Description:
Two RNAs folded together computationally: RNase P RNA and transfer RNA, 499 nucleotides in total. It holds a member of the Rfam family "Bacterial RNase P class A". By type it is a ribozyme.
[in-house]
RNA sequence: UCAGACGGCCGGGCGGUCGCGGGCGAAAGCUCGAGGAAAGUCCGGGCUCCACGACGACAUGGCGGUGGGUAACGCCCACCGGGGGUGACCCUAGGGAUAGCGCCACAGAGAGCAGACCGCCCUGCUCCGUCGAAGGCUUCGCAGGGCUUCGCCCUUCGAAGACGGAAGGCGAAGCCGGGUAAGGGUGAAAGGGUGCGGUAAAAGCGCACCGGGCCGCUGGUGACAGGGGCUGCAUGGCAAGCCCCGCCAGGAGCAAGACCGAAUAGGGAUCCCGCGCCGAAGCAAUUCGGUAGGGCCGUCGCCGGCCUGAGGGGUCCGGGUAGGUCGCGAGAACCGGCCGGCAACGGUCGGUCCAGAGGAAUGACCGCCGCGUCCUGCGCAAGCAGGGCGGCACAGAACCCGGCUUACAGGCCGUCUGAUCUU
RNA sequence: UCCCCGAUAGCUCGGUUGGUAGAGCAGUCGGCUGUUAACCGACUUGUCGCAGGUUCGAGUCCUGCUCGGGGAGCCA
Numbered sequence: 001u002c003a004g005a006c007g008g009c010c011g012g013g014c015g016g017u018c019g020c021g022g023g024c025g026a027a028a029g030c031u032c033g034a035g036g037a038a039a040g041u042c043c044g045g046g047c048u049c050c051a052c053g054a055c056g057a058c059a060u061g062g063c064g065g066u067g068g069g070u071a072a073c074g075c076c077c078a079c080c081g082g083g084g085g086u087g088a089c090c091c092u093a094g095g096g097a098u099a100g101c102g103c104c105a106c107a108g109a110g111a112g113c114a115g116a117c118c119g120c121c122c123u124g125c126u127c128c129g130u131c132g133a134a135g136g137c138u139u140c141g142c143a144g145g146g147c148u149u150c151g152c153c154c155u156u157c158g159a160a161g162a163c164g165g166a167a168g169g170c171g172a173a174g175c176c177g178g179g180u181a182a183g184g185g186u187g188a189a190a191g192g193g194u195g196c197g198g199u200a201a202a203a204g205c206g207c208a209c210c211g212g213g214c215c216g217c218u219g220g221u222g223a224c225a226g227g228g229g230c231u232g233c234a235u236g237g238c239a240a241g242c243c244c245c246g247c248c249a250g251g252a253g254c255a256a257g258a259c260c261g262a263a264u265a266g267g268g269a270u271c272c273c274g275c276g277c278c279g280a281a282g283c284a285a286u287u288c289g290g291u292a293g294g295g296c297c298g299u300c301g302c303c304g305g306c307c308u309g310a311g312g313g314g315u316c317c318g319g320g321u322a323g324g325u326c327g328c329g330a331g332a333a334c335c336g337g338c339c340g341g342c343a344a345c346g347g348u349c350g351g352u353c354c355a356g357a358g359g360a361a362u363g364a365c366c367g368c369c370g371c372g373u374c375c376u377g378c379g380c381a382a383g384c385a386g387g388g389c390g391g392c393a394c395a396g397a398a399c400c401c402g403g404c405u406u407a408c409a410g411g412c413c414g415u416c417u418g419a420u421c422u423u
Numbered sequence: 424u425c426c427c428c429g430a431u432a433g434c435u436c437g438g439u440u441g442g443u444a445g446a447g448c449a450g451u452c453g454g455c456u457g458u459u460a461a462c463c464g465a466c467u468u469g470u471c472g473c474a475g476g477u478u479c480g481a482g483u484c485c486u487g488c489u490c491g492g493g494g495a496g497c498c499a
Stems, first nucleotide, its partner, number of pairs: 001419010012369007020033005035394001039405002042403005047253004060249005065079005080094001081092004095244002100242002102238003117184002119180004124175003128171004135163001137161005143155005192210006211233001212231004217226003257326004267317007276291006293308006333352008371390008424495007433448004442479001450466005472488005
């Protein structure tokens, strides 16, 4: 200098004018007034009410390496195991797959009780090629014999050549039977890996190393790590499929809930007035049915249908609605120092008071500075001067707190890694 | 405040124990017809809302987001 990794922080500043909400005040006025996420409502708690036997079981939901932190957590810290990166560092829902059930498409011979398609090897049979004994054939030669004697024929032997192909060997092809999981091929995955030996070819068949399992040793609180001995070791993956194991959770939520409390309607107590006729039950109080009467509807009447057929009024009481008050912010609070701890965090000392209302305020304008961008001029350039624009990212408390997740213009700081250059 | 559901082709919807995503309508081309419609034949259709993860493999399972829609509370 370039390229990265990790962690932390800021989120325009100052002044003026006018507004908005809370508190104090008689008034003037004074004072306070959004965030790192106030958001999503994904976890955990406080608080409040309900339920309950201070119990257990079942169901349902969640969590899942170890140790610690915490009020608690699915959060945080440290570490372990696994994976990735040259590295700083990053990712990791990380209990159990011989408790059981289920799934593993396509491809492939074989995919969960493994599996012979090609290949390799062995045995048998068939066929072919090659080597190859006997054997005869042709030619030539030596010797003997015969005859029709420039020669021809026969016999023995020898040489050469082309044939011939028995037994058997070797090679190749096909078929049957068997061995083989080394190799090819398929697949995400093929029943440990590499090497040597071994074998007909192979194979943990044997051995060495690595991996796995079991046992005990050492270190560590522990997850686990290291090394030792034994064991040749078929039995995979998926549990963010059902499930099993361990742990946690009673339910609801500030419209929780507490207090005060109208009007109207309804409930209770009490007082006053009223309660026609017929029938039935009952000793009676009373109850049931019908009817006169009353009301409503079809525009009125006729006619028809439905309801009612005993209640009305006054006073008082209780619950409770609207509404009001509280809950509601001095707190697992914030800032700083010291101590303990690797850290998360804890302890202690000192200081500070910091929105809270109702569908709900926290804003607007001006000036200066800062930032970004554009234009003009000067300058080789870095930059300087003037002017314009944007007013600035995400966003907006609603009972409170601890986390997680998500959004975020621009900027600052620290630690570390790799590469290159210079000294 | 507490909850629930949905997102797949241009539109409306299917998609089961996870295994190459379909149907109807619409669209394009061809045929039939003097022409159009109807009809017949063929074809194109997709980041399965987004981003991670589990798995050999995800529309489907898990987690976190983004949109859209809906419900409950009071009734003495």